[in-house]
Order: sequence, then structure tokens, then C1' cells
RNA sequence: GGGCGUGUAGCUCAGUGGGAGAGCAUCGCCCUUACAAGGCGAGGGUCAUAGGUUCAAUCCCUAUCACGCCCA
Repeated sequence: GGGCGUGUAGCUCAGUGGGAGAGCAUCGCCCUUACAAGGCGAGGGUCAUAGGUUCAAUCCCUAUCACGCCCA
């Protein structure tokens, strides 16, 4: 330098055009003499960045950035 993949909650990830979610973690309540486990609930997100297409974009297109793999 070229090609491919990944980027979504604190962490690991799902989500192929219209409701942003799960598990773990955190906080509160219940349970217990107490702790753990368990049950119920809550908070937490510029969907990497910027443009474009569309009535509408996490999702499609382009560029850029970061990381990983392959080739040179």
C1' cells in the first nucleotide's frame, strides 16, 4: 500500500427499514437472625464519526477513524 471483518448500555453480545433489547454487573424492595442464592422492580445508550438514499436508517450507499486477520 491492497483486500476482508468488527465497532450497539459498565462488560459480553442480539437486533436485515417503522417499538433500541437480552444476559451479567449496579441500585432499591421482598425473602433470611444475617449472608449467599432466589423473586420483583428501577436507572443506565450522541447505535464509532460525517455525509447521502428514503415519508422514515442501528439496518442500505460513500468517505473517514479505531481495532483484528490475510496478502504484498